[in-house]
Predicted 3D model of a 73-nucleotide RNA (transfer RNA) from Diplonema papillatum. Its Rfam family is "tRNA". Its family is annotated with triplet codon-amino acid adaptor activity in the Gene Ontology. The family's RNA type in Rfam is transfer RNA. Model confidence (mean pLDDT): 82 of 100.

Order: sequence, then structure tokens, then C1' cells
RNA sequence: GGUCGUGUAGCUCAGUCGGUAGAGCAUUGGUCCAAUAAGCCAACGGUCCCAGGUUCGAGCCCUGUCACGACCA
Repeated sequence: GGUCGUGUAGCUCAGUCGGUAGAGCAUUGGUCCAAUAAGCCAACGGUCCCAGGUUCGAGCCCUGUCACGACCA
């Protein structure tokens, strides 16, 4: 330098054919227990790396950019 992949909640990851973004863990509160943990219930937490474009509508499609990884040279 080239090709490809990944980027979504504090962490690990889903997200189908484009239709107002979810799970587990963590955190907080409650419940349970003699008590702690576990279990159960609930809450909290994100405008999806960034900037544009297409569209009535974009996490998803297109372009560019940045970071990380793999391969080729």
C1' cells in the first nucleotide's frame, strides 16, 4: 500500500426483509433468610465510532473518515 471483518448500555454480545433498540452480567432498590450469598421482582443505563447521502422512515442500504483485528504484498 491492497482486500476483508468488527465498532450498539459500565462489560460480553443479539438486533431477521429498513418501521420508534434488546438480553446476560454489573449497579441500585425491594423480596426471601437468623445472617450473607444464591434465587425472585423491579428500576437504572444507549440516539448504535464520527460526518454526510438515499428514503416517508436507517443500528441495518450507499460514500467518506477514525480505531482495532485478520490476510496479501
NCBI's taxonomy places the organism under Eukaryota, Euglenozoa, Diplonemea, Diplonemida, Diplonema.